Predicted 3D model of a 338-nucleotide RNA (Bacterial RNase P class A) from a Pasteurellaceae bacterium.
Model confidence (mean pLDDT): 76 of 100.
The gene name in the source record is rnpB.
Taxonomically the source falls in Pasteurellaceae (Bacteria, Pseudomonadati, Gammaproteobacteria, Pasteurellales).
[in-house]
RNA sequence: GCAGUUGAUCGGGUAAUCGCUGGCUUUUAAGCGAGAGGAAAGUCCGAGCUACAUAGGGCAGAGUGCUAGAUAACUUCUAGGCGGCGUGAGCCGACGACCAGUGCAACAGAGAGCAGACCGCCUGAUUUUCAGGUAAGGGUGAAAGGGUGCGGUAAGAGCGCACCGCAUAAUCGGCAACGAUAUAUGGCAGGGUAAACUCCACUCGUAGCAAGACCAAGUAGAAACUCGAUAAAGUUGCCCGCUUUGAGUUUGGGUAGGUUGCUUGAGCUUGUAUGUGAAUACAAGCCUAGAUGAAUGAUUGCCAAUUACAGAACUCGGCUUAUAGAUUGACUGCAAUA
Numbered sequence: 001g002c003a004g005u006u007g008a009u010c011g012g013g014u015a016a017u018c019g020c021u022g023g024c025u026u027u028u029a030a031g032c033g034a035g036a037g038g039a040a041a042g043u044c045c046g047a048g049c050u051a052c053a054u055a056g057g058g059c060a061g062a063g064u065g066c067u068a069g070a071u072a073a074c075u076u077c078u079a080g081g082c083g084g085c086g087u088g089a090g091c092c093g094a095c096g097a098c099c100a101g102u103g104c105a106a107c108a109g110a111g112a113g114c115a116g117a118c119c120g121c122c123u124g125a126u127u128u129u130c131a132g133g134u135a136a137g138g139g140u141g142a143a144a145g146g147g148u149g150c151g152g153u154a155a156g157a158g159c160g161c162a163c164c165g166c167a168u169a170a171u172c173g174g175c176a177a178c179g180a181u182a183u184a185u186g187g188c189a190g191g192g193u194a195a196a197c198u199c200c201a202c203u204c205g206u207a208g209c210a211a212g213a214c215c216a217a218g219u220a221g222a223a224a225c226u227c228g229a230u231a232a233a234g235u236u237g238c239c240c241g242c243u244u245u246g247a248g249u250u251u252g253g254g255u256a257g258g259u260u261g262c263u264u265g266a267g268c269u270u271g272u273a274u275g276u277g278a279a280u281a282c283a284a285g286c287c288u289a290g291a292u293g294a295a296u297g298a299u300u301g302c303c304a305a306u307u308a309c310a311g312a313a314c315u316c317g318g319c320u321u322a323u324a325g326a327u328u329g330a331c332u333g334c335a336a337u338a
Base pairs, nucleotide, nucleotide: 001334002333003332004331005330006329007328008327009326010325012303013302014301015300016299017298018297020035021034023032024031025030037309041320042319044318045317046316047315048314049208050207051206052205056240057239058238059237061204062203063202064201065200066080067079068078069077070076081095082093083092084091085090096199097198101197102196103193104192118138119137120134121133122132123131124130125129146164147163148162149161150160151159165188166186167185168184169183170181171180172179173178212260213259214258215257222251223250224249225248226247227246231245232244233243234242235241267286268285269284270283271282272281273280274279
């Protein structure tokens, strides 16, 4: 200098004038101060909160799936193990079990699971052909009963042996998942697939702020029909249990307004300590939108780097997706120079 990997921050600022919404003060005239995001998006996961509710149990169903930690919790995050990709920095993982059982793998091929003899090799004979042995060589296929070598054999084969590989045990390291070994034993590997059904272990109430609570006004505390305490309704689906006393259809009338929930939070910032880290503890400081047909806009000047994706509706922790551009830390590879 070029090409990469991985983190962090910003994503307009400032001054004035007018305008909009909430709050506070107040002499009711005004003044002060605040006012969309890193994802507010998706509604994917988890909770706080509210109601069912006084309440549970079983079956079904759903979710997670290496180990150890963090957290209110999670399918999130941190660290490690194993596997895969990459020269590397790094990135990804739906990562329990195939000897509990059932399936699936078209076609080709002799044979696709406790599965083989097409070509070939060897032996014999009645020698155009048939019989027996074989699985080392070839072929088919995505995948074919460990690999190399030596011996042995009629020809071969872990048939035997050596080395590698595999399995088990022991020893060592580690909390563990696992790893290492120069040890010992064993001819040992009846395949693949569970993001196939399934089995195993652990976990799981439901609905949702349009949840709920309160106030005011007004009509008609209305009428009819059906079921009905051996019943109905509620409790995710079913059953048991429990609670309450009604449930459904039609006709007709009145209202649809207001308050609250609603923003002080598992909150943010800084510092110290502990920890590899996620984070935790302590101390100090700060208060930062609460709208409800839906508020933050317009103009001018200066600075600037440039406006990309895009607008809160109960709140919070994550994940995923979109994103013009600017700034910056650490690390990797290549080339050249000193």